[in-house]
Context: one part of a larger RNA
């Protein structure tokens, strides 16, 4: 110099992509404790005070309460939450890439469609079987959403799925013609009609918490500007109620308004949604998260700037 670590004037994040890494807090009584809520919590919220020993009273004891005693220091060493403010995602506990990802993915209770009447539906297997279950629709299977709270618009035209004693179309079989070749005949064989008809498909119908989709262009109000209002065009229908520069916004560092002296991050607002949007769910939400993100207090060698010290490794010698 490195590697594990002590301490450090003055400042205290100026460090950096971030407080990364260290510090700091730390148990036990005892006081106090905010928004906000699912009334359970939030909470150890925060914040603030004591802690040792002698000595006597009271108590069975823990203790308690009274006087006195030392130190810089009494949870005298170890052990031992740092707190707070906003937000996004996902409710939570839980699970995952054994060996770069632990999360916002999975799961999950709830919710909803679906399909199964029992020799169920399904699943395994050639088969016996077995599982579903020694269960029976309050039950099993699938499939999508994923506590809760408030909703959950329009479309059936495509496509998927079910319904239907009509119609169409429709294959081999079954009937039933004609023609040709051969054969004495009886046949045997080729070619070609028609009559009958299952599914399935046309057609109809119905269906969205089923795949899914959910416009365009011109005018108009006594300043302008807008456009409640009119016209057309095309659709099966024209995006509804909330949200909205968003985990979604190109242009963008959009505009404003806030927190800094000073903010392409971040909060709240506006809506001009390049390309939100309602169970591939929508808007909220208390709790919870080694999850992002933004701010702030405390404390700091993370810096300003670097210095001292201990052990290690290494080197020479033995």
């Nucleotide at each position: 110099c490195c590697c594990u670590c002590u301490c450090c004037a003055a400042g205290g994040a100026a460090c950096u992509c971030g407080g990364c890494a260290a510090a700091u807090u730390a148990g036990c009584c005892c006081c106090g404790u905010a928004a906000c809520u699912u009334c359970g919590g939030g909470a150890u919220a925060a914040g603030g005070g004591g802690u040792g020993c002698c000595u006597g009273g009271c108590g069975u004891a823990a203790g308690u309460c009274a006087g006195g005693c030392c130190g810089c220091a009494g949870u005298g060493a170890c052990a031992a939450g740092u707190u707070c403010c906003a937000a996004u995602c996902g409710a939570c506990u839980g699970u995952u890439u054994a060996g770069c990802a632990a999360a916002a993915a999975c799961a999950u209770a709830g919710c909803u469609c679906u399909c199964u009447g029992c020799u169920a539906a399904g699943u395994g297997g050639c088969a016996a079987c077995a599982c579903g279950a020694u269960g029976u629709a309050u039950a099993g299977g699938g499939a999508g959403u994923g506590a809760c709270a408030a909703g959950u618009g329009a479309c059936c035209a495509a496509u998927g799925c079910g319904a239907a004693a009509a119609g169409g179309u429709g294959a081999a079989c079954a009937c039933u013609g004609g023609a040709g070749g051969u054969g004495c005949a009886a046949g045997c064989u080729u070619c070609u009609g028609g009559u009958c008809u299952a599914a399935g498909c046309c057609c109809u119908c119905g269906u969205g918490a089923a795949u899914g989709u959910c416009g365009g262009c011109c005018g108009u109000a006594a300043c302008u500007a807008u456009a409640a209002c009119g016209g057309u065009c095309c659709u099966a229908a024209g995006g509804u109620a909330g949200c909205g520069a968003a985990a979604u916004u190109c242009c963008u560092u959009g505009u404003c308004g806030g927190g800094u002296a000073a903010g392409u991050u971040c909060c709240g607002a506006c809506c001009u949604g390049c390309a939100c949007g309602a169970a591939u769910c929508u808007u909220g939400c208390a709790a919870c998260g080694a999850a992002u993100u933004g701010g702030a207090a405390a404390c700091u060698g993370u810096c300003u700037c670097g210095g001292a010290g201990a052990g290690g490794c290494g080197c020479u010698c033995a």
A computed fold for a 318-nucleotide part of an RNA from a marine metagenome, annotated as large-subunit ribosomal RNA, domain IV. Its Rfam family is "Bacterial large subunit ribosomal RNA". Gene Ontology terms of the family: ribosome and structural constituent of ribosome. The prediction has a mean pLDDT of 88. The RNAcentral record of the full RNA draws on SILVA.